[in-house]
Record summary: The RNA shown here (transfer RNA) has 71 nucleotides and comes from a Parcubacteria group bacterium. RNAcentral holds the sequence, with entries from ENA. Lineage of the source: Bacteria > Bacteria candidate phyla. It matches the Rfam family "tRNA". Rfam links the family to the GO term triplet codon-amino acid adaptor activity. Rfam describes the family as follows. Transfer RNA (tRNA) molecules are approximately 80 nucleotides in length. The coordinates come from a structure-prediction model, not an experiment, and the mean pLDDT is 82.

RNA sequence: GCCGGUGUAGCUUAAUGGUAAAGCAGGGCCCUCAUAAAGCUCAGAAAGAGGUUCGAUUCCUCUCAUCGGCA
Numbered sequence: 001g002c003c004g005g006u007g008u009a010g011c012u013u014a015a016u017g018g019u020a021a022a023g024c025a026g027g028g029c030c031c032u033c034a035u036a037a038a039g040c041u042c043a044g045a046a047a048g049a050g051g052u053u054c055g056a057u058u059c060c061u062c063u064c065a066u067c068g069g070c071a
Base pairs, nucleotide, nucleotide: 001070002069003068004067005066006065007064010024011023012022013021018054026042027041028040029039047063048062049061050060051059
């Protein structure tokens, strides 16, 4: 330099052109003499920009980051 994969919550992963889901972690409540565990509950996310579409996390393009391959 060229080609390809990946990018979603603090972490690990889903699903999907029509409300973004869960586990752990975090806050609160409950329980207990106390702590832990269990139970209930709350908050929290689409790498960035543009395009297509009635509607984009999803499809397309570019950029960025990362991983791999070739030279």